Small-subunit ribosomal RNA, 5' domain from Aneurinibacillus aneurinilyticus, 521 nucleotides, folded computationally. The full RNA is in RNAcentral, with records from ENA and SILVA.

Context: one part of a larger RNA
RNA sequence: ACGCUGGCGGCGUGCCUAAUACAUGCAAGUCGAGCGGACCAAAGAAGAGCUUGCUCUUCGGCGGUUAGCGGCGGACGGGUGAGUAACACGUGGGCAACCUGCCUGUACGACUGGGAUAACUCCGGGAAACCGGAGCUAAUACCGGAUACGUUUUUCAAACCGCAGGGUCUGAAUUAAAAAGACCUUUGGUCUGUUACUUAUGGGCCUGCGGCGCAUUAGCUAGUUGGUGGGGGAACGGCCUACCCGGCGAGGAUGCAUGCCCGACCUGACAGGGUGAUCGGCCACACUGGGAGUGACAGCGGCCCGCACUCCUACGGGAGGGAGCAGUAAGGAAUCUUCCUUAAUGGAUGAACGUCUGACUGACCAACGCCCCGUGAACGAUGAAUGUUUUCUUAUCGUAAAGUUCUGUUGUUUGGGAAGAACCAACGGGAGGACCUCCCGGUCUGAGGGUCCCUGACGAUAAAGCCCCGGCUAACUACGUGCCAGCACCCGCGGUCAUACGUAGGGGUCCAUCGUUGUCC
Numbered sequence: 001a002c003g004c005u006g007g008c009g010g011c012g013u014g015c016c017u018a019a020u021a022c023a024u025g026c027a028a029g030u031c032g033a034g035c036g037g038a039c040c041a042a043a044g045a046a047g048a049g050c051u052u053g054c055u056c057u058u059c060g061g062c063g064g065u066u067a068g069c070g071g072c073g074g075a076c077g078g079g080u081g082a083g084u085a086a087c088a089c090g091u092g093g094g095c096a097a098c099c100u101g102c103c104u105g106u107a108c109g110a111c112u113g114g115g116a117u118a119a120c121u122c123c124g125g126g127a128a129a130c131c132g133g134a135g136c137u138a139a140u141a142c143c144g145g146a147u148a149c150g151u152u153u154u155u156c157a158a159a160c161c162g163c164a165g166g167g168u169c170u171g172a173a174u175u176a177a178a179a180a181g182a183c184c185u186u187u188g189g190u191c192u193g194u195u196a197c198u199u200a201u202g203g204g205c206c207u208g209c210g211g212c213g214c215a216u217u218a219g220c221u222a223g224u225u226g227g228u229g230g231g232g233g234a235a236c237g238g239c240c241u242a243c244c245c246g247g248c249g250a251g252g253a254u255g256c257a258u259g260c261c262c263g264a265c266c267u268g269a270c271a272g273g274g275u276g277a278u279c280g281g282c283c284a285c286a287c288u289g290g291g292a293g294u295g296a297c298a299g300c301g302g303c304c305c306g307c308a309c310u311c312c313u314a315c316g317g318g319a320g321g322g323a324g325c326a327g328u329a330a331g332g333a334a335u336c337u338u339c340c341u342u343a344a345u346g347g348a349u350g351a352a353c354g355u356c357u358g359a360c361u362g363a364c365c366a367a368c369g370c371c372c373c374g375u376g377a378a379c380g381a382u383g384a385a386u387g388u389u390u391u392c393u394u395a396u397c398g399u400a401a402a403g404u405u406c407u408g409u410u411g412u413u414u415g416g417g418a419a420g421a422a423c424c425a426a427c428g429g430g431a432g433g434a435c436c437u438c439c440c441g442g443u444c445u446g447a448g449g450g451u452c453c454c455u456g457a458c459g460a461u462a463a464a465g466c467c468c469c470g471g472c473u474a475a476c477u478a479c480g481u482g483c484c485a486g487c488a489c490c491c492g493c494g495g496u497c498a499u500a501c502g503u504a505g506g507g508g509u510c511c512a513u514c515g516u517u518g519u520c521c
Base pairs, nucleotide, nucleotide: 001516002515003514007373009371010370011369012368013366014365015331020329021328022327024326025325026324029072030071031070034069035068037066038065039064040063044059045058046057047056048055049054050053079285080284081283089210090209091208092207093206094205095204098203099202105197106196107195111145112144113143114142120135121134122133123132124131125130151176154173155172156171157170159168160167161166181191182190183189184188213256214255219248220247221246226244227243228242229241230240231239261281262280263279264275265274266273267272288306289305290304291303309320310319311318312317337363339362345359346357347356348355349354376406377405378404379403387396388395410462411458412457413456415454416453429440430439465510467508468507469506470491471490476505477504478503479502480501486493487492
């Protein structure tokens, strides 16, 4: 996986095939306490109308919303295993050859200027996607100047250290680079931000060793092996370039085939053999093939270019990428719901309340796997009847049934159950403390779910099958068939007395499963 059968629950698992193509919806946002606008709008003030307590207008602007600029995050989380026999992975080392946003700690400073641009208004083009021109404006956007503890560049001098290339430290000179505000309860506080060092975390590079098949693959290599000069890079390096010159291989190079690797998993007394689903770590990929820019880090749901395919079109031109979660088609022996919630955990952002989160938590479907439980218990002989068998006496099914007395797990219903999972945090109050902060008390928040669980009642009711019975191998008789029909892993059985075929009765194994097939030990 298939066939027959099928009561319940818990936990787990669920496209192994086409890395095939995808309708629809969702899966990455957030910040108004960075900025200028736009819109809504409370209290209040003035005026008008009359129906004298209502309506309307103007001002006002507590508060709220957010298209755009700007910041942080979209490099995490999630998926898949196509490629890769490689420093890809595992393990042990090295970097005196390196980078590191947010976070921790420490130090410094926070002075002074400038020009734009989106939004917006106007005009224009286009079927659309969208685009162009003119004018206006802001910033924690962008660009100057001053300052420089420390930092960078270059030069000089001294000391110390290292196996070496070299490193550390001190002093002098030189060079380059900073910044920004917002909010509030305003003698100030909080948050954010600049430049450095520091702790940590995450990465980059080098290297020893280890883990497949084929020699019916024996030669392979031209940036190829190494050096020198130069370039590039965070960093060493043929990483790139010019010149000179080599390197690997029977201890298996090169080629071909297969294949992500590991922790682990299965099996076995071990040795070993096999596997790499779920979960965890690493790597690689994102329609296919290239590329840069941004950024601390680069590329599933970003951009650009080329191919293939699909869709829209007014034929001029545009749009797309599920190996995210559901779902569809196809393929196939075969693999689920277009579900609920952010309550918990984790993440992004934010001062915070919050917002987002198909991660996650849950529920649905499937005996797909493992485990637990049940389908009743005790008594009950006239050894009832039916069935089967018979030498016609029985024998057997068989205490089995009926019947009597019980139990109530599951089940069906009644009621309870805001259970636990909940803690944090906002708001308000008190105590310690220089501040930040911390501690105590009180309020609020549950998708799952009226679920688990508890409880009263009812009532043996609603709950057993599958395969086998010649030997291997536990379990035998009757009838039918007559080398036919059929069975069978193997040996073999069947040609008129078949424990081997078919049916029945009986029996045996296992049991919500049992058997067959495939695969591994």

Rfam family: Bacterial small subunit ribosomal RNA. The organism belongs to Aneurinibacillus, within Bacteria.